This is a predicted structure of a 75-nucleotide RNA (transfer RNA) from a Lysobacterales bacterium. It matches the Rfam family "tRNA". It is annotated as a transfer RNA.
RNA sequence: UCCCGGAUAGCUCAGCGGUAGAGCAAGUGACUGUUAAUCACUGGGUCGCAGGUUCGAUCCCUGCUCCGGGAGCCA
Numbered sequence: 001u002c003c004c005g006g007a008u009a010g011c012u013c014a015g016c017g018g019u020a021g022a023g024c025a026a027g028u029g030a031c032u033g034u035u036a037a038u039c040a041c042u043g044g045g046u047c048g049c050a051g052g053u054u055c056g057a058u059c060c061c062u063g064c065u066c067c068g069g070g071a072g073c074c075a
Base pairs, nucleotide, nucleotide: 001071002070003069004068005067006066007065010024011023012022013021018055026042027041028040029039030038048064049063050062051061052060
């Protein structure tokens, strides 16, 4: 320098154009002799950043940042 994959809730991830979700974690309640476990409910998101396309973008296109992998260059 080039190529590929990735960035979505506190964590791990799903969602491939039409109201943003799950598990775990957190909070509240129930249950339990206690802890734990279990059950129910609740809160929590500038979907990496900036533009573009579109009636409409997490999703498609362009540039950039960061993370992982591969290739190449340089003595």